[in-house]
RNA sequence: CGAGUCGGCCGGGCGGCCGCGGGGCCCGCAAGGGUUUCGAGGAAAGUCCGAGCUCCACAGGGCAGGGUGCUUCGUAACGCGAAGGCGGGGCGACCCGACGGAAAGUGGAACAGAAACGACACCGCCGAUGGGUCGCGCGAGAGCGUGAUCACAGGUAAGGGUGAAAUGGUGCGGUAAGAGCGCACCGGCGCGGUGGCGACAUCGUGUCCGGCUAAACCCCACCCGGAGCAAUGCCAAAUAGGGACGCUAUGGCGUGGUCCGCGCCGCGUCCGGGUUGGCAGCUUGAGGCGCGCGGUGACGCGCGUCCCAGACGAAUGGCCGUCUCGGGGCGAAAGCCCUAGACAGAACUCGGCUUACAGGCCGACUCGAUAU
Numbered sequence: 001c002g003a004g005u006c007g008g009c010c011g012g013g014c015g016g017c018c019g020c021g022g023g024g025c026c027c028g029c030a031a032g033g034g035u036u037u038c039g040a041g042g043a044a045a046g047u048c049c050g051a052g053c054u055c056c057a058c059a060g061g062g063c064a065g066g067g068u069g070c071u072u073c074g075u076a077a078c079g080c081g082a083a084g085g086c087g088g089g090g091c092g093a094c095c096c097g098a099c100g101g102a103a104a105g106u107g108g109a110a111c112a113g114a115a116a117c118g119a120c121a122c123c124g125c126c127g128a129u130g131g132g133u134c135g136c137g138c139g140a141g142a143g144c145g146u147g148a149u150c151a152c153a154g155g156u157a158a159g160g161g162u163g164a165a166a167u168g169g170u171g172c173g174g175u176a177a178g179a180g181c182g183c184a185c186c187g188g189c190g191c192g193g194u195g196g197c198g199a200c201a202u203c204g205u206g207u208c209c210g211g212c213u214a215a216a217c218c219c220c221a222c223c224c225g226g227a228g229c230a231a232u233g234c235c236a237a238a239u240a241g242g243g244a245c246g247c248u249a250u251g252g253c254g255u256g257g258u259c260c261g262c263g264c265c266g267c268g269u270c271c272g273g274g275u276u277g278g279c280a281g282c283u284u285g286a287g288g289c290g291c292g293c294g295g296u297g298a299c300g301c302g303c304g305u306c307c308c309a310g311a312c313g314a315a316u317g318g319c320c321g322u323c324u325c326g327g328g329g330c331g332a333a334a335g336c337c338c339u340a341g342a343c344a345g346a347a348c349u350c351g352g353c354u355u356a357c358a359g360g361c362c363g364a365c366u367c368g369a370u371a372u
Base pairs, nucleotide, nucleotide: 001368002367003366004365005364006363007362008361009360010359012323013322014321015320016319017318018317020039021038022037023036024035025034026033027032041343045354046353048352049351050350051349052348053228054227055226056225060260061259062258063257065224066223067222068221069220070084071083072082073081074080085099086097087096088095089094100219101218105217106216107213108212122160123159124156125155126154129153130152131150132149133148134147135146136145137144138143168186169185170184171183172182173181187208188207189206190205191204192203193202194201195200232280233279234278235277242271243270244269245268246267247266251265252264253263254262287306288305289304290303291302292301293300294299325341326339327338328337329336330335
């Protein structure tokens, strides 16, 4: 200097004028006015998880169903986070993992191929053993010995072919030809030693020779009430204590389904009528910030300090000037002019995940080139 990987921050500042909403104080009978202070995000989005809170309701248990899926730790909890293990990708920094079980069972794998779950050979190879044919030697004959040949019975899974995958892989020996048949190094499984909280790693020893797939059904381990701020509570006002149909104690209803249990005595559907007002919930929190201690870390503990939107058809804005970053235009240049400019707006709150994002800044690490 170039190319990359990981993490963090900003995403406008300052001043003036006008206009909004909440809180405090003051004035006012009230309406309202004055003053002061605060007032959209890193994702406010998605509504995918987990909770706080409210109600069903102080009745529970089983089954079905659903969720997670390596280990340990963190957390209020989680499907999240941290640190590790194993596997995969990358020269590397790093990144990804839907990561328990195929030896409980059931399924699936087109086509090709002999064969794709307990199969048994398409082309081949062998000629030791049985058999056929021919020749030679011996023999009276039966037969014996020997050579060649065939490949019927038999042996074979090494070689070839097919395929993503074919009786664990590579090599050496051995054999009639072959094969874990034997050996060496790898692989699976069992047992034992060492290290580690653990997942695992490593060493020794014995044994074996058929894989993949569970984001297929399934088995195993752990976890799981439901509905939701349009929850819920209070006040005011108005109306039709309306009508029809169904179930009705051997019944019906009771916040996912189903069974048992428990509780209540009513419940459901349709037509029609009234009210669509106000207050609370509503923001002090598993809260923010600073410092110290512990921990590899996520995070925890202690001390100090701060209050940081609560609207309700829905406020948080507009204009002007100036500074600065970026972009554009004119110009040979100096310079001049224009332009706040990505994704995007709180509505009960919080911890996460996921998605979107113009531009700028900072730090650490990896690879390459060059120079010293």